[in-house]
RNA sequence: UAUUAUCUGUUGUCGAAUCUCUAUUUGAGAGCGGGGAACCCACCGAUUUGGGGCGAAUCUAAGUUUAGAGGAAGACCUUUACUUCCAGCCCGACAGCUAACUCCGUAGAUUUUAUUAAAGGACAGA
Numbered sequence: 001u002a003u004u005a006u007c008u009g010u011u012g013u014c015g016a017a018u019c020u021c022u023a024u025u026u027g028a029g030a031g032c033g034g035g036g037a038a039c040c041c042a043c044c045g046a047u048u049u050g051g052g053g054c055g056a057a058u059c060u061a062a063g064u065u066u067a068g069a070g071g072a073a074g075a076c077c078u079u080u081a082c083u084u085c086c087a088g089c090c091c092g093a094c095a096g097c098u099a100a101c102u103c104c105g106u107a108g109a110u111u112u113u114a115u116u117a118a119a120g121g122a123c124a125g126a
Base pairs, nucleotide, nucleotide: 006126007125008124009123010122012110013109014108018030019029020028021027031106032105033104034103035102036101041096048093050094051091052090053089054088058069059068060067061066070086071085072084073083074082076121077120078119079118080117081116
């Protein structure tokens, strides 16, 4: 130095929602997200059966509380099993994609020595 084997650990989680500066106590910037908006392309259909956006949070059947399909979370990743969830909010007659351009967000919720389990893998240390 390389390979193999063994042991230990993986720094709270979901989310774009963090960091820096300034404070004249109000903001600014970077990073990360989202919307609107041309040609071309797409749709040849739509316009009260209104339409659309954020978000994983929809669709179908039955008929009034169920079922199925699909989707999401469970402490590094993948698979399987198991458990749980499929909300909420916004625009206001209006928006396909979309470069330039332009507008907006940077919250909140939740677990408490616990982490659902197994197999395989990755990284770090011994």
This is a predicted structure of a 126-nucleotide RNA (c-di-AMP riboswitch aptamer (ydaO/yuaA leader)) from Halanaerobium salsuginis.
It matches the Rfam family "c-di-AMP riboswitch aptamer (ydaO/yuaA leader)". From the family's description: This family represents a conserved RNA structure found upstream of the ydaO and yuaA genes in Bacillus subtilis and related genes in other bacteria.
The prediction has a mean pLDDT of 79.
The sequence was found by an Rfam model in a public genome assembly.
Of the family's consensus pairs, 92% are formed in the model.